A computed fold for a 110-nucleotide RNA from Varibaculum timonense, annotated as FMN riboswitch aptamer (RFN element). Its Rfam family is "FMN riboswitch aptamer (RFN element)". Rfam's curators write: The RFN element is a highly conserved domain that is found frequently in the 5'-untranslated regions of prokaryotic mRNAs that encode for flavin mononucleotide (FMN) biosynthesis and transport proteins. The coordinates come from a structure-prediction model, not an experiment, and the mean pLDDT is 83.

[in-house]
RNA sequence: CUCCGGGGUCGGUGAAAAUCCGAACCGGCGGUAAAGUCCGCGACCCGCCUAUAUGGGCGGCUGAACCGGUGAAAUUCCGGUACCGACGGUUAUAGUCCGGAUGAGAGGUA
Numbered sequence: 001c002u003c004c005g006g007g008g009u010c011g012g013u014g015a016a017a018a019u020c021c022g023a024a025c026c027g028g029c030g031g032u033a034a035a036g037u038c039c040g041c042g043a044c045c046c047g048c049c050u051a052u053a054u055g056g057g058c059g060g061c062u063g064a065a066c067c068g069g070u071g072a073a074a075u076u077c078c079g080g081u082a083c084c085g086a087c088g089g090u091u092a093u094a095g096u097c098c099g100g101a102u103g104a105g106a107g108g109u110a
Base pairs, nucleotide, nucleotide: 001108003107009023010022011021012020024096025095026085027084028041029040030039031038036083037082045060046059047058048057049056050055065081066080067079068078069077087099088098089097
């Protein structure tokens, strides 16, 4: 420091669905052979402390991957097949719509 989050399209059912069903689409930050699924962090959510505070501190919670190949090295690449996704809202159940959020923050650059 005006650097820092992506994604609902087609069809079906229905009174009603971007929420259900079928097929789609997306992937924060650091580490490590290049990672949504390894290790760690942040966000969301919950609790406690502090008393000047739309703040600060501490703690808790925190999803999901295997097989084969190449290689010195890969749960990271290549091939294949899987899986996961806070809270509140909604004529109908949401990772993708609306909202807190023009926020916060791991971190990045100088």